[in-house]
RNA sequence: UGCCCUGUAGCUCAAUGGCAGAGCGAGCGGCUGUUAACCGCGCGGUUGUGGGUUCGAGUCCCACUGGGGCAG
Numbered sequence: 001u002g003c004c005c006u007g008u009a010g011c012u013c014a015a016u017g018g019c020a021g022a023g024c025g026a027g028c029g030g031c032u033g034u035u036a037a038c039c040g041c042g043c044g045g046u047u048g049u050g051g052g053u054u055c056g057a058g059u060c061c062c063a064c065u066g067g068g069g070c071a072g
Base pairs, nucleotide, nucleotide: 001071002070003069004068005067006066007065010024011023012022013021018055027041028040029039030038048064049063050062051061052060
């Protein structure tokens, strides 16, 4: 320098162009001698940044940028 993959909740990951979700963690509550385990509840998100396409973008297109890989 070129090419490929990837960036979504604190973490690991989903989501066919049509309401952004799950598990774990954290919080609160229940259970009980207490803790752990177990059960229940709700919270938690500028979907990396900026543009574009579209009635509608996490998803498609462009640029930039963080991470990983390959080639030189």